This is a predicted structure of a 1450-nucleotide RNA (small-subunit ribosomal RNA) from an uncultured bacterium. The sequence is in RNAcentral, with records from ENA. Model confidence (mean pLDDT): 85 of 100.
């Protein structure tokens, strides 16, 4: 600091995630010490038991114990029990924080002044005498005080103008003290007022009657509606008032660079609570946590009559909960009451106890050690790694464990901690390591396990037989007494943007305008100083942060000192800029004169062409309509035509990326009426301006309401087509609507997807409307418009003076997709809906611009028997082969569109063979290694058992080869054991290898340069040409490599050489003939070399290139013809069954061998062929021409035999000799004469040959007999462009023999068309558009059906909350009070003043009833969303997506 993740790949936008840090913590695994910190965030939930606020005989009287000295008790009485400590429920609030300010108090402490006189009446304790279970309490009767009361004085002091008037004490005690009382100032502390700061919500917009405020009065320590009367009607609110909701504030804490963000635990200030609600009392101070009354809940005691209580004190106990500690010791220190003091008391505190909760520190040795042990894991078996790690020698002792000494805390006494902390010695490697991770991010890799499982996952994603993701091992990486999950915050996140972000296409500019509040604001002078700057004060508690020090062995922690706390508030300078006063300006802005264009608007009339109707003529069978057709109209006379007439609507050319308007939006013509621009003049006014939140007007289309109107159009509807369907596009009618007036709606892809307004910043070209100039066709200029394009900016794609550059100003708007512009509230609205506008839950994306491919029922070019032009087939028939389904003990396996189906199989009767049944064998049929045995092995004959295979036997024939002479060596049998053999078992989706297709298409790449942020382009793209990325030519490219093409073979010609088995023109011989013979190699032909052809050559014609296009000459001309040759790559194409291999299974079977069976099975469906349906034929005689090819387990002439297939015998040839082997079509004569035939041959029977160990399942051929379909074959489909198609035989592999009509060669006859590329098919390349990229077999919509979430609406229903009105009023204060009561004063009394309960009033907690508000919760049903995979029905969108898509409405 940044990184993962959209996407075939790029760049952006964007959201999701991850790396740090942090904790009052939890939970999991592990856990050695020690120091310092911290330990209920939940139920302000309920509490049992102990304590936690008492003290003071120097205020008092009484009792007890004592001899006394002194002690102890319960009471009066003082002074504390408002302090410490605890909690965060309430509070949005002068509570808080900060700075101020008046009109208050202040016990106890300090200073100062002045006083402390003189009487009195009670009363608790106590004492009798009751009640009551009990708390408790009556009633009598004694007493004391610093308790209470009265006189007196009165420096201050209070009332009052003033005269005057009023008001105090207290003793104790042996001296001296200490108390007391009045005033007066002081400290501390506390009440109260204001400035400014303080969470969210407008789906919360109005609120308020003591309410704002005088005036007088109560009141109160004190100001004040604080109360009360009376009087005004006012006060707050958009700078957010009231209402809801959440929350204690704060110094600070946590994170961050920081600016923020979060947070308020411990320490420290405030503040508010005390079982809930209310209330006062006493006091200096309270409306009091351990006080008092009263009403509730709620516990507990009870004798049922009545009573007691209040841990949010330390402990602790349930309960809640993921979680939070001991019923500890001491007042030794600090510090609080009390008290003259000693002391008391003190769960504040100090300390100790518990837990890794944290932060520190420190330790589990250390050095030396290679045979690099052993073991384990990995292994290519060589080794390599765990690993100096262990062992082992040799130190050392932190920690612990024994001993023994031993502090500071304590200023004179006192030590809970504690014999603690710290030192000395002693033995002894002894007591002490573990968690998590290892696919990327992210540091760390292997084996076996599983087999999309069981599991993992913070995000991408991992698991479907080779998993570095799952679980183990082994190794590694990391951090460490902890390690990790999970869970919050802040960062990263410039994803809320002030520092510091955006709106044309990514979210995101309101339709549009007018204007209020508000925000900005032009040149000058001249004041002022509020904002703003310095300076100086006061304040910003202490702690914390920081910095330097110091103290603990170090750190942490702790001291002490310093900066800072950015604030905030006072005083003081300054006067640039803002503000705000007073003047002047004229460049913004407006008026005013003269001109000027314009579909700007609003009303009225006029116009003419078109359409429809009507009438009348004219005509006669059709019109219309469509891709084609129907519906429809017409013989009652349409359609077409003429002619009059009549309605409505709407305005052709002109018409133009022209023009006007703020947008919608304006389109004949002419009248009137208006509204705004724009040019010139530059008189005038003197910033009058811009923007603009709410607010108001305007606002297409469709739509509503009332009333007119209705030609043509034309939602709804009807029909007709079309369609698997067609509530659709097509057609052929229609109603609302469209059109007018009045009134609603307020929305559109209302767009320029681009707010306004100013100022600045290169030009070019067109065009609209104005001015000026002059050279009169050019130039300036201002106001628009429009295309190009510099510099800028942008993610690109674009903008570019009409900016999306560069700045200012205001205003509106965004913040991941989805759910949703939707729910629910509110305002609008007749409705229809509009406008604001969420959650829940769900995904790891959605999105934008641009690449490269595919792809399109997208364009335009080009090829190809693609089509078209012909020529023969298939599809019907029989019949082979194949497959497919079906059967079956088995019907082996495999190939599946093209590119499977006469495929593997160039041969299934056994055999083959893999398959079924049945019967054997188990180191095996076959290889290698060890050990032992015998030397032939072997062949043949045979006996018994068996279906054999194979099991027990007897026989005959033979008796290994080498040698170094050695049971040496080799080679063969036969037994034992093991390793191990063996598999057509399995995966072709784990391979090789080799094949098929695109396609013999012409494509398919690099390296350097260049362009572009990049993925990529470019080059390869264009004109041309060409079979060809073949060649030229141009070109930011220049080269090059695979492929084309040539090189290779055949074949076509020719020349040389050779002539056997071939040939035979010549010579000669011979025969009935015949290269048979002697001879020749001349020709045919083999066979071997060699030349020939290159667009060379001429003309046209292209651009003078490439090349085309006629010709000459050649045996052949434009790659002559034919083969081999197969670019980068696609189909996870085929193939584990040719072969070869990884893995995985089986091992007396899935291995092997043997018989028989089966692959040949048959209701059928496909595919490839033969024959065939006849006269261009059939059939019978006769007769002529090929090339290739095979032959010793071989072809086999030639004789005989047989109707024939053959069969017997056998010459010749290992072949240019001999043999297979008569080529056929064709010619040439007959016949048959158009029929199921003298066509066709299945079929069947019936007798035979051959092979072969064997022809039943199952060969092939022959005879003879038999004579089925079939008369040219629908959709539809297929080859072929020349020696090709057709068509005719021949020949081979394979094979004993054959399924052979197959394949694979081979040669004879030997033919038509091809205008052209519009179309179908497949290709190439260029463009264009895409939401595909597993690339159209893509992608994707919405509805039904199920499961499964979360919300909404429901008839109601439970329930909280704040509030209002009435009712009832406890406690209690004030106030009133007839009648009762009573010691102190007065008064002789009798009464008085005063006082008390008691009654009554006003206020009021609680409670009650009422009717609203608002929030939840819960609901039968119900509605839409999400989501899940498999499913129905369609095919709406993505290509022109087959009807261009989209927007608003109905």
């Nucleotide at each position: 600091a940044g990184a993962g993740u959209u996407u075939g790949a790029u760049c952006c936008u964007g959201g999701c995630u991850c790396a740090g840090a942090g904790c009052g913590a939890a939970c999991g695994c592990u856990g050695g010490c020690g120091g310092c910190a911290g330990g209920c965030u939940u139920a302000a939930c309920a509490c049992a038991u102990g304590c936690a606020a008492g003290u003071c005989g120097a205020a008092c009287g009484c009792c007890c114990c004592g001899c006394a000295a002194g002690g102890g008790g319960a009471g009066u009485g003082g002074c504390a029990g408002a302090c410490g400590g605890g909690u965060g429920a309430g509070g949005a609030a002068c509570a808080c924080g900060u700075g101020g300010g008046a009109a208050c108090g202040u016990a106890c402490c300090c200073u100062u002044c002045g006083g402390u006189u003189c009487g009195g009446a009670a009363u608790a304790a106590c004492u009798c005498a009751g009640g009551g279970a009990a708390a408790c309490u009556u009633g009598u009767g004694c007493u004391a005080a610093u308790a209470c009361c009265g006189g007196a004085u009165a420096c201050g002091u209070c009332c009052g103008a003033a005269a005057g008037g009023a008001g105090a004490a207290a003793g104790a005690u042996u001296u001296a003290u200490c108390g007391c009382c009045g005033a007066a100032g002081g400290a501390u502390c506390g009440g109260c007022c204001c400035g400014c700061g303080u969470c969210u919500g407008a789906u919360u917009a109005g609120c308020u009657u003591g309410u704002u405020g005088g005036u007088g009065a109560g009141g109160u320590a004190a100001c004040g509606g604080c109360u009360c009367a009376c009087c005004a009607a006012g006060g707050c609110g958009a700078c957010g008032a009231u209402c809801a909701g959440u929350a204690g504030c704060u110094g600070g804490u946590c994170u961050g660079a920081g600016a923020g963000g979060a947070u308020g635990a411990u320490c420290a200030g405030c503040c508010a609570c005390a079982c809930u609600g209310g209330g006062a009392c006493u006091g200096a101070g309270a409306c009091a946590c351990g006080g008092c009354c009263c009403a509730g809940a709620c516990u507990c005691c009870u004798a049922c009559g009545g009573g007691a209580g209040g841990c949010a004190g330390c402990a602790g106990u349930g309960g809640g909960g993921a979680a939070u500690c001991u019923u500890g010791c001491a007042c030794a220190a600090u510090g609080g009451a009390g008290g003259a003091a000693a002391c008391u008391c003190u769960g504040a505190u100090g300390c100790a106890g518990c837990g890794a909760u944290g932060c520190c520190g420190c330790g589990u040795g250390a050095g030396u050690g290679a045979a690099g042990a052993a073991g384990g894991c990995c292994u290519u078996u060589g080794g390599g790694u765990u690993g100096u790690a262990a062992a082992g020698c040799u130190c050392u002792u932190u920690u612990g464990u024994a001993g023994g000494g031993g502090a500071a805390g304590a200023u004179a006494a006192u030590g809970a901690c504690u014999g603690u902390a710290c030192c000395c010695u002693a033995a002894g490697a002894a007591u002490a390591a573990g968690g998590u991770c290892c696919g990327g991010c992210u540091a760390a890799c292997u084996u076996c396990g599983u087999g999309c499982c069981a599991g993992c996952a913070g995000c991408c994603g991992c698991g479907g037989u080779a998993a570095u993701a799952c679980g183990a091992a082994g190794g590694g990486a990391c951090c460490u007494a902890g390690c990790g999950u999970a869970g919050u915050u802040c960062g990263g996140a410039a994803u809320u943007a002030c520092u510091g972000g955006g709106c044309g296409u990514a979210a995101a500019g309101c339709g549009c305008g007018c204007g209020u509040a508000g925000g900005c604001c032009g040149u000058u002078g001249a004041g002022u100083u509020a904002g703003u700057u310095g300076a100086u004060u006061g304040u910003g508690a202490a702690a914390u942060c920081c910095c330097a020090a110091a103290g603990c062995u170090u750190a942490a922690c702790u001291u002490u000192g310093g900066a800072a706390c950015u604030g905030c508030a006072a005083u003081u300078a300054a006067a640039a800029c803002u503000g705000c006063u007073c003047g002047a300006c004229u460049a913004g802005a407006g008026u005013u004169u003269g001109a000027u264009a314009g579909a700007g608007g609003a009303a009225a009339g006029c116009g003419g062409a078109a359409u429809a109707c009507a009438u009348a003529g004219u005509g006669u069978a059709g019109a219309g309509g469509u891709g084609a057709a129907a519906u429809u109209c017409g013989u009652a006379g349409a359609u077409a035509u003429u002619a009059u007439g009549u309605a409505g609507a709407a305005c052709a050319c002109c018409a133009g990326u022209u023009g006007c308007g703020a947008a919608g939006g304006c389109g004949g013509c002419u009248u009137u009426c208006u509204g705004g621009g724009u040019c010139a003049a530059c008189a005038c006014u003197g910033a009058c301006g811009c923007u603009g939140a709410g607010g108001c007007g305007c606002g297409a289309a469709a739509g509503u309401a009332u009333g007119g109107g209705u030609a043509g159009c034309a939602a709804a509807g009807a029909g007709g087509a079309u369609u698997a369907g067609a509530u659709a596009c097509c057609c052929u009618c229609g109603u609302a609507g469209u059109c007018c007036a009045u009134a609603c709606c307020a929305u559109a892809a209302a767009c320029g997807a681009u707010g306004a307004u100013u100022g600045c910043u290169a030009g070019a070209u067109g065009u609209u409307g104005g001015a000026a100039a002059u050279u009169u066709a050019u130039u300036u200029u201002c106001a628009g418009u429009a295309u190009c394009g510099c510099a800028g900016c942008u993610a690109a794609c674009g903008c570019a003076u009409u900016a999306a550059g560069c700045a200012a100003u205001c205003c509106g708007c965004c913040u991941g997709g989805g759910g949703a512009g939707u729910a629910c509230g509110a305002c609008c609205g007749c409705a229809a809906g509009g406008u604001u506008a969420a959650a829940a839950c769900u995904c790891a994306a959605a999105u934008g611009a641009a690449u490269u491919g595919a792809c399109g029922g997208g364009g335009a070019c080009c090829c190809g028997c693609a089509c078209a032009a012909g020529c023969g087939g298939u599809g019907g028939a029989g019949c082979a082969u194949g497959u497919g389904g079906u059967u079956u003990a088995a019907u082996u396996c495999g190939a599946a569109g093209a590119u499977a189906c006469g495929c593997g199989c160039a041969g299934a009767a056994c055999c083959u063979u893999a398959c079924c049944a049945a019967c054997c064998c188990u180191u095996g049929a076959c290889a290698u290694g060890u050990c032992u045995g015998u030397c032939g092995c072997g062949a043949g004959u045979u006996u018994a058992g068996g279906a054999a295979a194979c099991u027990a036997g007897a026989c005959u024939u033979u008796u290994c080869g080498g040698u170094u002479c050695g049971g040496c060596c080799g080679g063969a049998c036969a037994g034992a054991a093991c390793a191990c053999a063996g598999g057509u078992g399995c995966u072709g989706c784990a391979u090789g290898g080799c094949u098929g297709u695109c396609g013999u298409c012409a494509g398919c790449u690099c390296g350097u340069g260049u362009c572009g942020u990049g993925a990529g382009a470019u080059g390869u793209u264009g004109g041309g040409u060409u079979a060809a990325g073949u060649c030229c030519c141009g070109c930011a490219a220049c080269g090059a490599g695979c492929g084309c093409a040539a090189c290779c073979c055949c074949u076509a010609c020719u020349u040389u050489u050779a002539g056997u088995u071939g040939c035979c023109a010549u010579c000669a011989g011979g025969u009935c003939a015949u290269g048979c013979u002697g001879g020749g190699c001349a020709c045919u032909c083999u066979g071997a070399a060699a030349g020939a052809a290159c667009u060379g050559c001429c003309a046209g014609u292209g651009a003078u290139a490439a090349g085309c296009u006629g010709g000459a000459g050649g045996a052949a001309g434009g790659u002559g013809g034919g083969g081999a040759u197969g670019a980068c790559g696609u189909c996870a194409a085929a193939u584990c069954a040719u072969c070869a291999u990884g893995c995985c299974c089986c091992u007396u079977a899935u291995g092997u061998c043997u018989u028989g069976g089966g692959c040949u099975g048959c209701a059928c469906g496909c595919a490839u062929g033969c024959u065939a349906c006849a006269a261009u034929g059939g059939c019978c005689g006769g007769u002529a021409c090929a090339a290739a090819g095979u032959g010793c387990u071989g072809c086999g002439a030639g004789a005989u035999c047989g109707u024939a297939a053959g069969a017997u015998u056998g010459a010749g040839c290992g072949a240019a000799u001999c043999a297979c082997a008569u080529a056929a079509a064709g010619c040439c004569g007959g016949u048959c004469u158009c029929a199921g035939u003298u066509c066709g041959g299945a079929u069947u029977g019936a007798g035979g040959u051959c092979u072969g160990c064997a022809a039943c399942u199952c060969g092939a051929c022959c005879u003879c007999a038999u004579g089925a379909a079939g008369u040219c074959g629908g959709a539809g489909u297929u080859g072929c462009u020349a020696g090709u198609a057709a068509u005719c035989g021949u020949a081979g592999a394979u094979c004993a023999g054959c399924a052979a009509c197959g394949c694979u060669a081979c040669g004879g006859u030997g033919a038509a068309u091809a205008c052209g590329u519009u179309c179908c098919c497949g290709g190439g390349g260029c463009u264009u558009g895409u939401a595909c990229a597993c690339a159209c077999c893509g992608c994707c919509c919405g509805u039904c059906a199920c499961g499964u979430c979360a919300c909404g609406a429901a008839a109601g229903u439970c329930g909280g909350u704040a509030a209002c009105a009435c009712c009832c009023a406890a406690a209690g204060u004030u106030a009133g009070u007839g009648g009762c009561c009573c010691a102190a004063c007065c008064g002789c009394a009798a009464g008085g003043a005063g006082g008390g309960a008691g009654c009554u009033a006003c206020c009021u907690a609680a409670g009650g009833u009422g009717g609203g508000a608002u929030c939840g919760g819960u609901g039968a049903u119900u509605g839409g969303g999400g989501u899940g995979a498999a499913g129905u029905c369609g095919u709406a969108a993505c290509a022109a997506g087959g009807u261009a898509g989209c927007c608003g409405u109905a």